About this RNA:
This is a predicted structure of a 382-nucleotide RNA (Bacterial RNase P class A) from a Chloroflexota bacterium. Its mean pLDDT, the model's own confidence on a scale to 100, is 78.
């Protein structure tokens, strides 16, 4: 300089004019209370009001409520080893396997040697193999060739053809045998907490892929979710009291008075009567469950920063400081001005992805543009 990779930040900055949620101070008005106060509403002053992902709701847990002796099946889940965490499918450090010329990516990374399935197309054959051409034997023949056997060394199909390279061996060939590599299994040594990893020797053992397929194997796991729950309560309907009022009886000293019953009493309507239908059937208090509504839950938390220790790190440990929306149909916004960046045809234009809703920690996804630091690889120069 150019490509590249890893890790961290930012997400415009000021000031004015309106508007909005919460919190508070004071005032003003109502309304409860003996008061002290409290509750409600109006206008104001001050103070504060989105994100790195607030997003998908995919994972883990707080917390709350329902359910539960205990074990087991079944169903989900997770899966290399230590570690870290309140927990995980997160994170960190390793080991392995795959990619990269490196830096460094990326891996649900236990079993295919229990068992059962499944694999297009191409080839002769694709799962206790398999003879299309070749290559070797006998047999036939009209000499072109054809039949039978044998063979996985060579060709050819494929994503894969049953270790590899040599020899012996044979009719030709084969781990048939042998040497050596290479897997695998068994055993032993070193090193590592371990995952593994170097390494001897023994066994021709030579076994195909596929388990985010069934399934075996180890762990692990109730269910609903803040509209979760708790509490406080109007209307109206129900459910109790005869205190007022109302009706009926009864009795008295009779315009009234007591006493007992009635809440399905009664009373009016509609045909003259019964039945049956409408319609009135008050007031007050007091109970239950709770609907509207209203108050908690709610934001001080596994919380943010800055120092120091401890550790490769993840995080931990203490020590100081900071106060940083809580709404209920949902506030957080509009508009102007001047600096900053970016792009310009110098007239101007342009700024992403998106928005709390109980809280956290993570994953994934979206994202104009800019910056910081570590590294790598490539050219050039000095």
């Nucleotide at each position: 300089g150019g490509a590249g990779u890893g890790a961290g930040c930012c997400a415009g900055g000021c000031g004015g004019u309106c508007g909005c949620g919460u919190g508070u101070c004071g005032g003003c008005a109502g309304g409860c209370g003996a008061g002290a106060g409290c509750c409600c509403g109006c206008a104001g002053g001050c103070a504060u009001g989105a994100g790195g992902a607030a997003a998908g709701u995919c994972c883990g847990a707080a917390c709350u409520c329902u359910a539960u002796a205990g074990a087991g099946c079944a169903c989900g889940g997770u899966g290399c080893u230590g570690g870290a965490u309140a927990a995980c499918a997160u994170c960190c450090a390793g080991g392995c396997g795959g990619g990269g010329c490196g830096a460094c990516c990326c891996g649900a990374c236990g079993g295919a040697a229990a068992g059962u399935g499944c694999a297009a197309c191409a080839g002769a054959a694709a799962g206790c193999a398999g003879a299309c051409c070749g290559c070797c034997g006998c047999c036939c023949a009209c000499c072109a060739g054809g039949g039978c056997g044998g063979u996985a060394a060579g060709g050819g199909u494929g994503a894969a053809a049953g270790g590899g390279u040599g020899g012996u061996g044979u009719a030709a060939g084969a781990g048939a045998c042998c040497a050596c590599c290479g897997g695998c299994g068994g055993c032993c040594c070193a090193g590592g907490u371990a995952a593994c990893u170097g390494g001897a020797c023994c066994g021709g053992c030579c076994c195909g892929g596929u388990a985010a397929a069934c399934c075996c194997c180890a762990c692990c796991g109730a269910g609903a979710g803040c509209a979760a729950g708790a509490c406080c309560a109007a209307a109206c309907a129900g459910g109790a009291g005869c205190g007022c009022g109302g009706c009926g009886c009864c009795a008295g000293u009779c315009u009234c008075u007591g006493g007992c019953g009635c809440a399905c009493a009664g009373g009016g309507g509609u045909u003259g009567c019964u039945c049956g239908c409408c319609c009135c059937g008050g007031u007050c208090u007091c109970c239950g469950g709770g609907u509207a509504g209203g108050u908690c839950g709610c934001u001080a938390g596994a919380g943010g920063c800055g120092a120091u220790g401890a550790g490769c790190a993840a995080u931990c440990a203490c020590c100081g400081u900071c106060g940083c929306a809580g709404a209920g149909a949902g506030a957080u916004g509009a508009c102007c001005g001047c600096c900053a960046c970016c792009c310009c045809a110098c007239g101007g234009g342009g700024g992403a992805c998106a928005g709390a809703a109980u809280u956290c920690g993570g994953c994934u996804u979206a994202u104009c543009g800019g910056c910081u630091c570590g590294c790598u690889c490539c050219a050039a120069c000095u």
Notes
It was read from a public genome assembly, where an Rfam model found it. It matches the Rfam family "Bacterial RNase P class A". From the family's description: Ribonuclease P (RNase P) is a ubiquitous endoribonuclease, found in archaea, bacteria and eukarya as well as chloroplasts and mitochondria. Its best characterised activity is the generation of mature 5'-ends of tRNAs by cleaving the 5'-leader elements of precursor-tRNAs. Gene Ontology terms of the family: ribonuclease P activity, dimeric ribonuclease P complex and tRNA processing.